[in-house]
Context: one part of a larger RNA
């Protein structure tokens, strides 16, 4: 892992409710008796239920009663429906819609053949090494102590096989093995090893203790049993069509992934204009804006009390100050917990159209309580996050087409069928690929097809301002002088270290000198002026479109190919493609409405939880009613054959005996999903 077979809302009893029956101020019987044709059926049986009257704590009264001094004025009450069965729904109690724990109790039972400790009885430990105590003998003493040989065997001694153990390491790990193998390692006369028999157990044993072991189970064994423990948790929950269609919020919770209550949804029954939305008017408010009157915070200046520091003074007091500085004045700000102000909107009321996308009450039955993105206000956070809360709108949730290369939330648009019909919208018309190789400018970067401060004679426009046939700009040639080395400083300072001044003269024009240099000086060179040349030349500013700034991890790339007077960007126009949109033409169905009735007519039919409706198939039962050895059930095909579907099926083949169809009843009634359960393969 496939097949084929089983596999989940089910029964009682009580309640509430909608639907039908029966009878009705009434309505049922239950035990239980007797009768039959005995899985049940009639009949009898008001015992007892429930309704008929109710208020009050209650005495009690009574269509009223209770409160109350009350005939007032309130509460609850009458002015009529009601019972008993049956089908549905849905709760409550039951195991209660299937499976599924880890556990907890049992004075109920088996286990010590594994394995802990014990007891009784038996068994085993090659070989070597070391040499205690005593003793002996010399030896030394007063004698002893002691000292040396030698004889001698201790010992939880030493090396190291059997034996036990298992220290490290590789293999091995769907293993040869639910603990092994090799190697390497400890212990081996001892608390040692080990055979047979025996003892002690479930909150119990046994433990040189690790919560170790107690039969591969041990922080409480196994097996039976309370039992179908409970599981606000996960997983699964079987045909078909219609109509409708939510929410992921509030409260409240030993609650937070649960549930109650309400907000939404769905079916009935009632009420009827009241909804949504717009019109007109009328209100309240302190938001966004702006303000600086108020409280706060915060720049400069002036004006100035007090302050600091220094003077003068014996006190008193005076003076000065590029120290600080309150209030003030003046110019310019900032505030969520400022307001002298103040919208748009949103809300609230009233009046009016609104029969609808409506609405409100009332029962029945839900489900939702993890919600996402985006847009706009805002809060936290770093005016971070596919972050986080909150408000509001939309999508997605539950929504399929089309665009966005692809992409749940974005852009366009809401799918009943069917069409080899016609028009659109987002978005696009060079080719992949339907539609334009349209016009007028821009852009050279392949920008387009990522990015920011700073940058930069890129290049289109727009402005403004110098110079300019009385010769500009740029390039070339030639001048660029004198007083004088200005004057101080300084060793020196000669146009150029540095300070001060910055004039005069010839002149076409030349600065007490723009930069290089020199120790200083000299030398280049600039400014200025004149000649060749001959028409524009410079500075700035605001704007379009580019450039630089720009660096990532397997191979690039706008979707690709490719594109430069675009196929890139702005901007214009006028055509076309383009969607399950719209529209056409046929069908279906829901609802209201017309209509006797065929049928017509509007408005609707995306859908997840859910709600409500209508059907198909399976077994079985029972009344009818058929079929069949001239072939039933079942099997395997099956009509371009029926029905929106579940299905249904003529006939052909196989098979070899029973089986269908209408109307009613009754369920073990419909399988892909549960690491489903059982079989085969």
């Nucleotide at each position: 892992g496939u097949c084929u077979g089983c596999g989940a809302g089910u029964u009682a009893u009580u309640g509430c409710c909608c639907g039908u029956a029966g009878c009705a101020a009434g309505c049922u019987u239950a035990a239980g008796c007797c009768g039959g044709u005995u899985c049940c059926c009639g009949g009898c049986g008001a015992a007892a239920g429930c309704g008929c009257a109710g208020c009050g704590a209650a005495a009690g009264c009574g269509a009223g009663u209770c409160c109350g001094a009350a005939u007032a004025g309130g509460g609850c009450g009458c002015c009529u429906a009601g019972u008993u069965g049956c089908u549905g729904g849905c709760a409550a109690u039951a195991g209660a819609c299937c499976c599924g724990a880890a556990g907890c109790g049992g004075a109920g039972g088996u286990g010590a053949u594994c394995u802990a400790a014990c007891c009784a009885u038996g068994g085993c430990c090659a070989g070597g090494a070391u040499g205690a105590a005593a003793c002996u003998u010399c030896g030394g003493u007063a004698a002893a102590a002691c000292g040396a040989a030698g004889u001698g065997a201790a010992g939880g001694u030493c090396c190291g096989a059997a034996c036990c153990c298992g220290u490290c390491a590789a293999u091995c790990u769907u293993g040869a093995g639910a603990a092994a193998u090799u190697g390497u390692c400890g212990g081996a006369u001892g608390a040692g090893c080990u055979g047979u028999g025996g003892u002690u157990a479930g909150g119990a044993g046994c433990g040189a203790a690790a919560g170790a072991c107690u039969a591969a189970u041990c922080a409480a064994a196994c097996c039976c049993u309370g039992u179908g423990a409970u599981a606000g948790c996960u997983g699964g929950u079987u045909c078909u069509u219609u109509c409708c269609g939510a929410a992921a919020u509030a409260u409240a919770u030993u609650u937070g992934g649960g549930u109650a209550u309400a907000g939404c949804g769905u079916c009935g029954a009632g009420c009827g204009c009241u909804g949504a939305u717009u019109u007109g008017c009328g209100g309240a408010g302190g938001u966004a804006g702006a303000g600086c009157a108020c409280u706060a915070a915060a720049u400069a200046a002036g004006c100035u009390a007090g302050g600091g520091c220094c003077c003068c003074u014996a006190c008193c007091g005076g003076g000065g100050u590029a120290c600080u500085g309150a209030a003030c004045u003046u110019a310019a700000u900032u505030a969520a917990a400022c307001u002298c102000c103040g919208a748009a909107u949103a809300c609230c009321g009233c009046a009016g159209a609104g029969u609808g996308a409506a609405g409100c009450u009332c029962g029945g039955c839900a489900g939702u309580c993890a919600g996402a993105c985006u847009g706009u206000g805002g809060g936290g956070g770093a005016u971070a996050a596919c972050c986080u809360u909150c408000a509001u709108a939309g999508u997605c949730g539950a929504g399929a087409g089309g665009a966005g290369a692809a992409c749940a939330a974005u852009c366009c648009a809401u799918a009943c069928c069917a069409u080899c019909a016609g028009u659109u919208a987002a978005g696009g018309u060079c080719c992949c690929a339907a539609a334009a190789u349209a016009u007028g400018g821009c852009u050279c970067a392949g920008u387009g097809a990522a990015a920011a401060a700073g940058g930069a004679u890129g290049u289109g426009a727009u402005u403004u301002u110098g110079c300019u046939u009385a010769g500009a700009c740029a390039a070339u040639g030639g001048g660029g002088a004198u007083g004088u080395u200005g004057g101080c400083u300084u060793a020196g300072a000669g146009g150029c270290a540095g300070c001060c001044a910055u004039c005069a003269u010839u002149u076409a024009a030349a600065c007490a000198g723009u930069g290089c240099g020199u120790a200083a000086c000299a030398g280049c060179u600039g400014a200025c002026c004149c000649a060749u040349c001959g028409a524009g030349c410079g500075a700035a500013a605001u704007u379009g479109c580019g450039c630089c700034g720009a660096a990532a991890a397997u191979g690039a790339u706008c979707g690709g190919g490719a594109c430069u007077u675009a196929a890139g960007c702005c901007a214009u126009a006028u055509a076309c493609c383009g969607a399950a949109g719209c529209u056409a033409u046929g069908g279906g169905u829901g609802c209201a409405c017309c209509g006797c009735a065929a049928g017509g007519u509007g408005c609707g039919c995306a859908g997840u939880a859910g709600g409500a409706a209508a059907g198909c198939g399976u077994c079985c039962c029972a009344a009818g009613u058929g079929c069949a050895g001239c072939g039933a059930a079942g099997u395997g095909g099956a009509a371009g054959g029926g029905g929106u579907a579940a299905c249904c099926g003529a006939c052909c083949a196989u098979g070899g005996a029973g089986c269908g169809c209408u109307u009613g009843g009754g369920a073990g009634u419909g399988a892909g999903a549960a690491u489903g359960c059982a079989g085969a393969c």